[in-house]
RNA sequence: GAUGAACGCUAGCGGCAGGCCUAACACAUGCAAGUCGAGGGGUAACAGGAGAGCUUGCUCUUGCUGACGACCGGCGCACGGGUGAGUGCGUAACACGUAUGCAACCUACCUCUUACUGAGGAAUAGCCCAGAGAAAUUUGGAUUAAUACCUCAUAACACCACAAGAUCGCAUGAUCUCAUGGUUAAAGGUUACGGUACAAGAUGGGCAUGCGUGACAUUAGUUUGUUGGUGAGGUAACGGCUCACCAAGACUACGAUGUCUAGGGGGUCUGAGAGGAUGAUCCCCCACACUGGUACUGAGACACGGACCAGACUCCUACGGGAGACAGCAGUGAGGAAUAUUGGGCAAUGGACGAAAGUCUGACCCAGCCAUGCCGCGUGAAGGAUGAAUGCCCUAUGGGUUGUAAACUGCUUUUAUAUACCAAGAAACGCAGGUACGUGUACCUGUCUGACGGUAGUAUAUGAAUAAGCACCGGCUAACUCCGUGCCAGCAGCCGCGGUAAUACGGAGGGUGCAAGCGUUAUCCGGAUUUAUUGGGUUUAAAGGGUUCGUAGGCGGGACUUUAAGUCAGUGGUGAAAGCCUAUAGCUCAACUAUAGAAUUGCCAUUGAUACUGAAGUUCUUGAGUACACUUGAAGUUAGCGGAAUGUAUCAUGUAGCGGUGAAAUGCAUAGAUAUGAUACAGAACACCGAUUGCGAAGGCAGCUAACUAAAUUGUCACUGACGCUGAGGAACGAAAGCGUGGGGAGCGAACAGGAUUAGAUACCCUGGUAGUCCACGCUGUAAACGAUGAUCACUCGAUAUUGGCCAUUAGGUCAGUGUCCAAGCGAAAGUAUUAAGUGAUCCACCUGGGGAGUACGACCGCAAGGUUGAAACUCAAAGGAAUUGACGGGGGCCCGCACAAGCGGUGGAGCAUGUGGUUUAAUUCGAUGAUACGCGAGGAACCUUACCAGGGUUUAAAUGCAGAACGAUCGGGGUGGAAACACCCUUUCCUUCGGGCGAUCUGCAAGGUGCUGCAUGGUUGUCGUCAGCUCGUGCCGUGAGGUGUCGGGUUAAGUCCCAUAACGAGCGCAACCCCUAUCUUUAGUUGCCAUCAGGUAAUCUGGGGACUCUAAAGAAACUGCCUACGCAAGUAGUGAGGAAGGUGGGGAUGACGUCAAAUCAGCACGGCCCUUACGUCCAGGGCUACACACGUGCUACAAUGGUCGAUACAGAGGGCAGCUACCAUGUGAAUGGAUGCAAAUCUCGAAAAUCGAUCUCAGUUCGGAUCGAAGUCUGCAACUCGACUUCGUGAAGUUGGAUUCGCUAGUAAUCGCAUAUCAGCCAUGAUGCGGUGAAUACGUUCCCGGGCCUUGUACACACCGCCCGUCAAGCCAUGGAAGCUGGGAGUACCUGAAGUCGGUCACCGCAAGGAGCCGCCUAGGGUAAAACUAGUAACUAGGGCUA
Repeated sequence: GAUGAACGCUAGCGGCAGGCCUAACACAUGCAAGUCGAGGGGUAACAGGAGAGCUUGCUCUUGCUGACGACCGGCGCACGGGUGAGUGCGUAACACGUAUGCAACCUACCUCUUACUGAGGAAUAGCCCAGAGAAAUUUGGAUUAAUACCUCAUAACACCACAAGAUCGCAUGAUCUCAUGGUUAAAGGUUACGGUACAAGAUGGGCAUGCGUGACAUUAGUUUGUUGGUGAGGUAACGGCUCACCAAGACUACGAUGUCUAGGGGGUCUGAGAGGAUGAUCCCCCACACUGGUACUGAGACACGGACCAGACUCCUACGGGAGACAGCAGUGAGGAAUAUUGGGCAAUGGACGAAAGUCUGACCCAGCCAUGCCGCGUGAAGGAUGAAUGCCCUAUGGGUUGUAAACUGCUUUUAUAUACCAAGAAACGCAGGUACGUGUACCUGUCUGACGGUAGUAUAUGAAUAAGCACCGGCUAACUCCGUGCCAGCAGCCGCGGUAAUACGGAGGGUGCAAGCGUUAUCCGGAUUUAUUGGGUUUAAAGGGUUCGUAGGCGGGACUUUAAGUCAGUGGUGAAAGCCUAUAGCUCAACUAUAGAAUUGCCAUUGAUACUGAAGUUCUUGAGUACACUUGAAGUUAGCGGAAUGUAUCAUGUAGCGGUGAAAUGCAUAGAUAUGAUACAGAACACCGAUUGCGAAGGCAGCUAACUAAAUUGUCACUGACGCUGAGGAACGAAAGCGUGGGGAGCGAACAGGAUUAGAUACCCUGGUAGUCCACGCUGUAAACGAUGAUCACUCGAUAUUGGCCAUUAGGUCAGUGUCCAAGCGAAAGUAUUAAGUGAUCCACCUGGGGAGUACGACCGCAAGGUUGAAACUCAAAGGAAUUGACGGGGGCCCGCACAAGCGGUGGAGCAUGUGGUUUAAUUCGAUGAUACGCGAGGAACCUUACCAGGGUUUAAAUGCAGAACGAUCGGGGUGGAAACACCCUUUCCUUCGGGCGAUCUGCAAGGUGCUGCAUGGUUGUCGUCAGCUCGUGCCGUGAGGUGUCGGGUUAAGUCCCAUAACGAGCGCAACCCCUAUCUUUAGUUGCCAUCAGGUAAUCUGGGGACUCUAAAGAAACUGCCUACGCAAGUAGUGAGGAAGGUGGGGAUGACGUCAAAUCAGCACGGCCCUUACGUCCAGGGCUACACACGUGCUACAAUGGUCGAUACAGAGGGCAGCUACCAUGUGAAUGGAUGCAAAUCUCGAAAAUCGAUCUCAGUUCGGAUCGAAGUCUGCAACUCGACUUCGUGAAGUUGGAUUCGCUAGUAAUCGCAUAUCAGCCAUGAUGCGGUGAAUACGUUCCCGGGCCUUGUACACACCGCCCGUCAAGCCAUGGAAGCUGGGAGUACCUGAAGUCGGUCACCGCAAGGAGCCGCCUAGGGUAAAACUAGUAACUAGGGCUA
């Protein structure tokens, strides 16, 4: 785009079309084929006339007239109408299309030519009589007519037989003329017509032929009247059409035969076309008429509304017997998703009969139903902005949208409604009249006839009045928001959407598209160049046969001649009409219709052309082959020979192990192994040469020699003269494994055994070892049989190497091979590139999404194993190729890091502290959970904190604003109850300019929530990682993803720098800039300092000083700058110099692009959701502190490098007024009571280890301090749950800690103490800082972990915690096999055999012709039998697919 459509929702009108696609299923009822009295006998019904009877409107008679039932006869019924069931693919089928032929034919009615139409006869229906039967129907008798039937006459240009002559053709032959002989006809009726014979025409048919017209080869052979001949029969006619005889043919790979499917064509739909699909309506042809068979009649049938027979079915019946056939028009049932009225009329067109009037006509013309389709019209149109109100949305004082839409104002009236008028289609025939000539025709005038239909149309009236839906809105694809739902409900054509913010589900608002329709479903074509003729491919995506030879076939070198089959051109015929196209015309337009044209690309015939192809002939040498001469090679077959190695046997020497592995063991060995030597035997394979080599069609081929066989190249250019290429079927060859028979068997070695390894180890490793490997003869016929690249020919840049030959001999040239690199071109790219995957030609093979499956079934081959050929159901939306970027690898290279190693000290064992899990609980609030949670949020839970629990209360504690109401105290003070919160009670009581102000109460809005979502978020943080990376612009490369830059060579801590370079630059990172620290200088000296000077002390001190220390501001200093060596440079090395410091001096701050949906809604903020006398809020108490247990992080220890006691030194950095506190006193002490200084370089808080002495002497101790008891101190409203500290007493585990694991490279580890934040106090052994003392070790990068760069592989991309294979278990689905069961069609054999044609025939009928009867042949149908094919089903069974 289309449809004979259907379904859903909706629906105003008209025109034109269309309307059982399914059950060729069954049918009630009515109608669909009759007509002619001008053929006939006649008169049942109707009407008229005449007559009679009388009851005066009835009966009877009469064929007299119009007419006419039934009957005889003629014509028609073979047309028109319906349906598409069966059959069916070819030299001949009964099809169709197209083109021919009939010298092999028929044709009623019609036209035309010629001739004729004489005489007779016998019946029969009807009617009448009698009978049978329920009926249908039928029997007998008598009588009768014809245009019914018969006989005779006549007769031809008819037919037959036999002669003669002429002409023609296409083979048999045809035509014409004519002689002779024979045969055959008629019908009347009445004046209009009819009849007979012959010839011709027209029309319609019959037959034959060429070409065209489905699928399957998993159908390869078929056929006996079959193929042909002779003769006969039959037919309208040819013919095996039929029969007798003879011959053995005929068809087939260009697809016979078989099976399945299907009416064919014009056309229709689609498509640019070529094609593909289709065959409704209309037209042509065919076939059929309940199923099967048969003939009759007839011009024509083997006959839809005829006959006979058989079968199935339905109906009637008196049970004896009968009737029937809607695939005609309506209609009914059934089937189905689905398809109409039991209508009107013969007015028109057409048909039958008739002289005609006319009759008949479900053909036809009309109407009815149905949006089934096509076409047309309408549902108004102009103005109208407060951009109204509602609705919906938002960033919500407001805006947007619906939307000029509405309201409203003027306008129009198609359509609808009402009324009125009113067609065309009608012209004939007939009738009446007339004209022309000839009583018969032609023409003219008038008149008659309309189903549709009072319809189309026209006019008038009223009034926007009567008229809009459907689908969609994630992308494809035009059109977006809100709410609801929450992987549910649902959507979906493909991709896919939905798991709490869904433009995808449902609803709404809005929008988009089409519109009396719109969507969905089904089917066909297109897009699809996705079967490729036009117009595809085959290295790797599906696809080159394993290889060669070769049959058919296809294709084929140069020149000439002939021909004209192909080819090309002209002409003629045909190609029905309709349809398509163009033009014009008619319905108001269109659809529709009409007229004309064009087209119909085809077929046939004919004439011409001859380039090319073909055919025939002649010729040529370049393709191909032959000859001669060399050469070359792991080419093949057979035979012989050889040495090394291995094994075995024997002998000898010799002694304890050998062998094997990552390490072992099994195994062998004192019965003498392994090892060594000698000898003998056996089988298999051939080191070195050896190669990027060579040969062969492929598989493949390797010691040497010989014989036989084949090939290739080169040279000569001698010979033949296209002999060629390819190659479906076919044949041969064809690795390894395997099979058969017979040998052989050293080594190796499936299976098998043992030993190991392992969680296991039916493996890898080891020790053995059978088949096999070897030979001969057969079979198998497959491989990643690969260059994943079919064969042949021609052409197309270069470079280089090599094998063989020839020429030439530094060089090089040439032919044939074998390789590498590269240009153009090609290619999706990788790549390929004279050995093409380039450009062309010929032939063959093969492919058409993945799986199912190279499976099943069938067939062929094979001894078997198996091979060849080779599907479908079902299922998925992918499977696949090449390349790219990452990630990953028990891949590679380089490099780094307390990563390992080298060291020091810890953890893991003990007790305790603290956090977590678990458990418990009314609650043990919540969060953090590998590294990157666990002394974490918390830098401080007795109450508070607090979020948790049980209980008691309360409904707004606090802020702000608005509105309303009532009040002048609601504030404050006091009391009662209570655990308190809170409740209740008492008391006191404003200002005013009278407008109000102020205060407080109540109500509404507004609050509040540590309730949920860190997977809606902001902000902040952890980690990779202080790792060296991450990117951009322009350019260049690539079809593209992308690459380059950023790679390479060096170097660095570093993508740091240098060199090189299709890249050149730049940004974020690195480094530097910043702070602290190490040295010095300058400046400034108070609260700091004190060398010198003066005074004065027990000492600090005072004056004074700026020198020093120090303080805190500025500056200097370090840059591989200098030297040596190496290096192009960057840079590196040096126990170098100088310097306080040397190669980023040490430390800090600083954290790229990003990753982990990492953490946090409980710090804060915030979207959405949820609660609102509660999930808010207040109170007191409890809990967060529980305790069988497990883990993390720490502290203290286990002691002598120590403990205890005594003495004596040295810091830094901080803090301090609700504070730090000197000093004095008391107390054993924690502290207490006094007192003074200091808001602090001034006062104050303060070191320990160390050092010097003493003691302990290796013990569960003078170690260790848990636990417990007693008594206290301090803080605080309050130390019970649940604080810290002090004193006295008690004195547990623990004697250095398994596997494992952590930190650290220098002022570091280790060790020692000090301070601070938080804080009333403190569970701090924590955290953050500070200083004191102060080491050891690093060979080095093999390994573990992490990381960086380059490279490689990848089936990964959620990225190896990836992907993914198979069994088993469960469910579902389709399929294969299968004992068996049930059908179907076809064939074969035998039996039976209706009707009927044909043939035969004595007795019956008939004058005769002939008939009845009987017999025979054939056949539909029926029965029996065996086998094959095919379909369905099936216990059981096999594999396959899908599912979390």